[in-house]
């Protein structure tokens, strides 16, 4: 560097759900909990997905700091895939 089919060993992470807090939401931190994971470590560079406070357009009306529809990432997901980067163990 490559591989993770097989053998052995030590450690690690933690889905759903749940409690607290943060957030408009998606979602996130921490505790409990384990479905899984050989990068389920880190990183939004590319694609994808989710959300829409604000903003834009339109509609309705009893005309309001009103209600509704559509669009929008600057928000989020690294446990959706690819790329980048660092790294444990083993290797017939």
């Nucleotide at each position: 560097c490559c591989u993770g089919a097989u053998c052995a060993a030590a450690a690690g992470c933690a889905a759903a759900c749940u409690c607290c807090c943060c957030g408009a939401a998606a979602g996130g931190u921490g505790g409990g909990g384990a479905c899984g994971c050989a990068a389920a470590g880190c990183u939004u560079c590319c694609g994808g997905u989710c959300u829409a406070c604000c903003g834009c357009u339109c509609c309705u009306c009893g005309a309001g700091a009103a209600g509704g529809a559509g669009c929008c990432a600057u928000g989020a997901c690294a446990g959706c895939g690819g790329g980048g980067u660092u790294g444990c163990c083993a290797g017939u």
A computed fold for a 92-nucleotide RNA from a Steroidobacteraceae bacterium, annotated as c-di-GMP-I riboswitch aptamer. The sequence was found by an Rfam model in a public genome assembly. The prediction has a mean pLDDT of 85. It matches the Rfam family "c-di-GMP-I riboswitch aptamer". Gene Ontology term of the family: cyclic-di-GMP binding. Of the family's consensus pairs, 95% are formed in the model. The organism belongs to Steroidobacteraceae, within Bacteria.